[in-house]
This record gives sequence, C1' cells and structure tokens, in this order.
RNA sequence: AAAGCAAGCCGUCUUAUCGCUGCCUGUGCAAACAGGGAGAGGAAAGUCCGGGCAGCAUAGAGCACCGUGCUACCUAACGGGUAGGCGGUCGUCUGGUGACGGGCGGCCGACAGCCAGUACCACAGAAAAUAUACCGCCCGGAGGAGCCUGCUCCGCCGGGUAAGGGUGAAAAGGUAGGGUAAGAGCCUACCGCCUGUCAGGCGACUGACAGGGCAGGGCAAACCUCACGGGCUGAAAGACCAAAUAAACCGGCGGUUUCCGCAAGGAACGAAGGGCUGCUCGCCCGGUGCCGGUGGGUAGGUCGUUAGAGACGGCAGGUGACUGCCGUUCUGGAUAAAUGAUAAGACCGCGACUUUCCUUCGGGAGUCAUCGCGGACAGAACCCGGCUUACAGGCUUGCUUUUUCU
Repeated sequence: AAAGCAAGCCGUCUUAUCGCUGCCUGUGCAAACAGGGAGAGGAAAGUCCGGGCAGCAUAGAGCACCGUGCUACCUAACGGGUAGGCGGUCGUCUGGUGACGGGCGGCCGACAGCCAGUACCACAGAAAAUAUACCGCCCGGAGGAGCCUGCUCCGCCGGGUAAGGGUGAAAAGGUAGGGUAAGAGCCUACCGCCUGUCAGGCGACUGACAGGGCAGGGCAAACCUCACGGGCUGAAAGACCAAAUAAACCGGCGGUUUCCGCAAGGAACGAAGGGCUGCUCGCCCGGUGCCGGUGGGUAGGUCGUUAGAGACGGCAGGUGACUGCCGUUCUGGAUAAAUGAUAAGACCGCGACUUUCCUUCGGGAGUCAUCGCGGACAGAACCCGGCUUACAGGCUUGCUUUUUCU
C1' cells in the first nucleotide's frame, strides 16, 4: 500500500428570492399586519418485542391458551444487551502410527429434558430399534469337475461371523495390536462414553483420580414433561367544553322491590340486561328500565401532546452492559397533516482530456485547470428502550493475509 473480516462515526454547505407551521414582541375591538427567532432521522421506516400512560374490579381465582428456554448479571421492562460456559465452523500453529487431541484469533448456535410415557424415521436397503445375514468370509456334509493325487474350482444343504462390500440423513462405539476356522470388547493399550469420589467455580461447567467392556440410534421449530412469564383493549386510549335531538316507531325481556323517616334522605336485597380474551367462578353497575332493529340529529374545539427512564461534559464504581453524584443545556408539535421550491456558487465522488513518474511493456501510480454525469435510503403523528430492514459516497480503529521499501 492493497484485499478480507469485525467494530464505530459522518452522511452536503452558503447566499438570494418566493412560500408553510408554531412561538415572542408591537399595532389593532377583531380579522390581520410588521419585526425577531425556531422548525425531521440514523434509520423519523417495518409496527416485530418491551415499558410508560389511559380505560375496564385498586385487575381477582381456576382451567384452557400463548410465549420464553445454557449460566450469571444489566435494565422500568424485554424475545434486548453485557460477561462467561459448552458445542459447531473457518483461518493459523502444533502433538500423535492412528482413532483423535491442544494453543491463538474470527464467525455462528430456539443451547432445558427423548435411561416418564406415546408417536414418527419417506425412498433405498437383508435389517430403522425386540436388531438384522443381501453380497462376502469361514467350518462341516454329501455331490460333480480338473489335474500337479491331495489340493483347487463349481453349485446345493446345515451352521458360524457384524471385520470387508453395498443401501441410507442415520446401521448398534472408534484406532492400533493380539487372538481366531473366519470373526467379534473376545482380550490389551489408547481415543471416546457412562458411573462414583474429591477439588475449583455464585453458576453454566471444568479438572484429577478410581471403577465399568459399553449400556442409552435420531427426532421435543412431534405430542409431551419441567421451570419461568403473560388479564384485555390502545391516543380513534381517555378527560372536558360546545352543538344536536325523537321523551319517535317496531319486536322482545323485566320485579316502576322491601324497610325506617312528616320530608329531605338512609338501610337491605336485587330482575331484565350490561361491565372490550374462550369456559367456570367471583366482583361491580343496574329499581319508567334493558336488548335488538328502523329512522332522525350533531359530528366543532381544548387538554392528553412534547422537560423526558432527555442530551452533553466531568468525577467515582464495575471486566462489561450499566449505575451514582456534580455541572451545563434543551420551546419541532402539524391534524389532511408544516419543516418546502427555484436560481447561483462552493464541496465531494466517478469518467474524459492534458501531462509526469515507474515498468517484467500486460499495466500501475499521480496530475493544475477545463468539460460531462452523479450526491443515496428516506418524511415525526402520544412518548420512550430495543430489534430488524433500506442506504450514493466518505472517514476512523483493530486483526489476518499478500506485495514493496528501509
């Protein structure tokens, strides 16, 4: 210097003219006018997850249903994040005859449980979980053939064998050696696995030692089991003001309740029906009312709603996510929806042209001015924390590899 990977940051600017939405000041009864100042993002997006807030019992119980799923921690909370463990994979170095193992670095993992139960494992294959004999290998029997006359070959029958071949996503531990008729944890060592004890760690887990020939195929994004979590709705939530009227018509349901009191009012009980997830319960409301339909009217405004788990800086704690304290600082708030348009210039990138240097003659690196093209993705809608996705171009840091120079 180039390439790759990872992490992070920026993501056009200035002027003029014409506009748009709030705010402040002045004039004005008001409408409005004048002046000043402010006015989109890293994702404002998708609306996927979580929280605030609001209403419904101060949101209650059980079942069902849904979600999450290595460990510890962070947080208002999370399916997010941080740190760690284990596994996989890639790069590199390395040990071993081999099975396989170790170190460093990057990336990825729905990563609880199939020795509780049940189900499934297509096609192929002999056999897919009670193991199994298709080919092959070996032994025995009777038969045939050959010749080198005690061996070889051929098929048949009866057995042995899971080493070898073949099928498959997966074949009942693996490697090396011994052993055997051939084989086999049959035996030995090692690798892997299981069990136990001890040690380390908050924990996931790890290490050492001892024992066991090895049991327990896969699949839980199959039912299921275990643990934890989840009430529903959603800013069209909700509160207030104003406006409007039909106290109409049709159908259905019900209990215009009881007691005290002169009354105002109070107490008890409670129908129809209602109370924003399925069922059951519970609770609340409900005593000229309730439910469904027809039909008519109104459909404007204010708040919620922008000072907040806010931003920046410093100090302190922590490996880190993050937290505490101190200081400074911050008026976008529209509702058919403002934050814009036009022109000129600047800046950046690419290409052409001009021209310089190097060269292995293929090419590579640079270049004042000029010309041409381009400057992305995208647009707040109650707010916040995340995740995911889109994005022209540029910058920074770390690691790896290659090349050149000193």
Molecule: Bacterial RNase P class A
Organism: Siphonobacter aquaeclarae